[in-house]
RNA sequence: GGGCCCGUAGCUCAAGGGUUAGAGCGCGCGACUCAUAAUCGCUUGGUUCUCGGUUCGAAUCCGAGCGGGCCCA
Repeated sequence: GGGCCCGUAGCUCAAGGGUUAGAGCGCGCGACUCAUAAUCGCUUGGUUCUCGGUUCGAAUCCGAGCGGGCCCA
């Protein structure tokens, strides 16, 4: 330098044009216990990497950039 894949909550990931962007884990509070752990309930959470474009409507499609991974040279 070229090709491919990925970027969404603190972490791991869903959502493949429309309804409120959700789940598990985690944080916090509570229940239980003499107490801790485990378990259960409640709660907390996001400018969907950035900029632009298409569209009535974009996390989703397109372009450029940034970052990460793999391969080739």